[in-house]
RNA sequence: AGAUCAUCAAGAGCGGUCGAGGGAUCGGGCCCGACGACGCCGCGACAACCAGCUGGAGCUGCGCAGCACGCGCCGCUCCAGCCAGGUGCCAAAGCCCGAAACGAUGAGGA
Numbered sequence: 001a002g003a004u005c006a007u008c009a010a011g012a013g014c015g016g017u018c019g020a021g022g023g024a025u026c027g028g029g030c031c032c033g034a035c036g037a038c039g040c041c042g043c044g045a046c047a048a049c050c051a052g053c054u055g056g057a058g059c060u061g062c063g064c065a066g067c068a069c070g071c072g073c074c075g076c077u078c079c080a081g082c083c084a085g086g087u088g089c090c091a092a093a094g095c096c097c098g099a100a101a102c103g104a105u106g107a108g109g110a
Base pairs, nucleotide, nucleotide: 004107005106006105007104008103013043014042015041016040017039021032022031023030025099026098027097028096029095044090046088048087049086050085052082053081054080055079056078057077058076059075061073062072063071064070094102
């Protein structure tokens, strides 16, 4: 860089720095921005995915008991909660509408 799967109307900002554009691209709209945006750095938060922990439900297998109801354990799936380790993220629905070989993030694998 490309492919697969999932998600993108929930949530969460202060300080420093920079100095003019920014909100991915194109068209239109609407916003943010010299009361300093965007970006970068620091700190702090948030909790979507993964990991971890707890509880519940279901299923396969194994063991125990056995007339039977059953009991325990490993694993898997789903749900809820916790946590903040790996990523991510912290104006507005990915800002909105239309377009396109759209884009972004996560996960597993080669």
Model confidence (mean pLDDT): 82 of 100. A computed fold for a 110-nucleotide RNA from an Actinomycetota bacterium, annotated as SAM riboswitch aptamer (S box leader). The source organism's lineage runs through Bacteria, Bacillati and Actinomycetota.